[in-house]
Context: one part of a larger RNA
Molecule: small-subunit ribosomal RNA, central domain
Organism: uncultured bacterium
Parts: sequence; structure tokens; C1' cells
RNA sequence: UUGGGCGUAAAGAGUGCGUAGGUGGUUACCUAAGCGCAAGGUUUAAUUUAGAGGCUCAACCUCUACUUGCCUUGCGAACUGGGCUACUUGAGUGCAGGAGGGGAAAGCGGAAUUCCUAGUGUAGCGGUGAAAUGCGUAGAUAUUAGGAGGAACACCAGCGGCGAAGGCGGCUUUCUGGACUGUAACUGACACUGAGGCACGAAAGCGUGGGUAGCAAACAGGAUUAGAUACCCUGGUAGUCCACGCCGUAAACGAUGAGCACUAGGUGUUGGGCCCGUUAGGGCUCAGUGCCGCAGUUAACGCAAUAAGUGCUCCGCCUGGGGAGUACGCUCGCAAGAGUAAAACUC
Repeated sequence: UUGGGCGUAAAGAGUGCGUAGGUGGUUACCUAAGCGCAAGGUUUAAUUUAGAGGCUCAACCUCUACUUGCCUUGCGAACUGGGCUACUUGAGUGCAGGAGGGGAAAGCGGAAUUCCUAGUGUAGCGGUGAAAUGCGUAGAUAUUAGGAGGAACACCAGCGGCGAAGGCGGCUUUCUGGACUGUAACUGACACUGAGGCACGAAAGCGUGGGUAGCAAACAGGAUUAGAUACCCUGGUAGUCCACGCCGUAAACGAUGAGCACUAGGUGUUGGGCCCGUUAGGGCUCAGUGCCGCAGUUAACGCAAUAAGUGCUCCGCCUGGGGAGUACGCUCGCAAGAGUAAAACUC
């Protein structure tokens, strides 16, 4: 390389949009590039292979064929391609609906913690396995009233919802994206995937300016201990919050790429629609989200219409362990570092 693979053994890019490319529904006609048939030309000399023949056989020698390719001409039209025509089931638009923590901005609310002021009140409070550091007679803790400020939104809450993923949860308003159901008015294959590219992307971290109640890396002290640069306790700064700009990584996980089609059932639940029924409820259907389970599949575990089953299309990735996701180079970044990515050597 071929082949074989990618839930857990190595292997699905964190996610989307999309360029080139690859692939692509139904119908009629034309074409003849691919495709098929025939004829001709040209081409491997020797060797090899196959079939013959000659040395008594063989080795050896000779002949013929093949020489799988390319070119030319003619014919064919099922399939692929190209052109043109039409279609509606793929895809999209319109119309009518309901659902949603989808996104952005502004405003508002209550509970709780902390702090401040004032009142009541007196010797403790706090903390732990037990203590101590700490706070407190300059009046703490507790309790009542008032005020300040920041952050997060109990119950509802649900293997429940929305989002491409990251993620999203108090309430109201404004702006705004997507999905779903019904209909079948419109377009008429406009589709799928997607190397590069672009955008988004938790937490931590970085820059500038704000903010800082609680929590809390670092740090300090008290304990524990043989030691204790920890676990426990008392404090506490970055940070956590906001605005703008970077970073671009995660066990970014369903450790499972996207799309389409097909393949027993049963039982929950979310959002719609249709039918039956007075109600309770029942049946059918579309889109999601769970559990159980047959066939099938799997090394097993398991998966099983939300496939890891059966097929097709496109992309990404893997190829023994260590060295190493490292060095060097390049690109990006303010930096931290990220991306790409070896070899020697060794088992």
C1' cells in the first nucleotide's frame, strides 16, 4: 500500500455554516464521453506462461499464441455523464396554529448572608473528633427596628423543555433566531456531504476600566502528626460579578460524525393533529424524550426504529508499547500557551 477497523481494545474533528470536490429523485427525446460488440493498425527482442515440434528423454533449441496497452473506423443505447422537455414524492416558500430556562438589552421583586446606625440585654460567642488561633466588658453572640451593598434566584422542577455544540431557570417589557403540527396555494431537484476557509465555543487564565456581599487558589496563624509545605479550624488576596478585547482548550462524553431508506413488539412521558365517546377514556398519526425486549449484531459487556441491525453517499480518524502529543521548523497568541508534528534509541 492493499485490507481491516473507529461505544469500552489504537481510532468520530468540541460544534455549526459553507467554497472546491465527491454523490444525487421521477419522465420522454437527442447525444455517444464513459460502457459493450466487431474489424483494422501498432506494440516485449530475449525471458516467463500456454500449445505444438526437433536432438533416444531431459536440460537445451525452434515455431505459434498471449504480449492484457494505445490509436482508427463502424455499430448498439440498458446504465453513468452531457443537452433539452415535463413531473412532484426530496428540498424550500406561503397560509393557519399552539409549545419552549433558545439569544440580546432594559427595568423590577422577595428570601438569605455580610456590614453600618439605634434600642433591649450580659458574659460569653465561635469552632472541633477534642481543642486552639479568632471575636467579646471600648458591651460581642442573641434579639428588635431602620439603612447600605453585591451576588444568586428556594418551592414550581420532572430519565420534563429549548439550543448546532458550549450551554440556558425569579418576574415584566422590547427586539430577535430556530423547531413542530395542519393545509397543499407557490417554486420545481433548488438536494446530501464537505478538504481548505469562516463563525461560535464551559471553566481557568490574560489586557484595560469598574465592582467586591458571600465564597475562596496563593498567603498567615491554630491544630493533627514521627514530619504535615495536606486533609480539620480561624482569617484572607487574586479570582468569582460587569463592560470591551484576547485565549481556543476539557472525561467539550452518548467516550457513539452527518444525511437518507428499510427491519417484531410492549410500556411511560413532552408538544401538536384527526376520529369515536355525554363524561371518564379509547383508537390512529407526526415530531421529540425514556425504559424493557425479538430478529440481527458484538470478543464480551451490551446495542436493539434515538441501532452498536441491514444498505447507500460524503467527510474525519487509526495501524504495537515507551520516547511523545515531546523536539525542531512554521502559523497563531500580550503572555500562559495552542495548532501542526517527527526521529534516534529502547522493549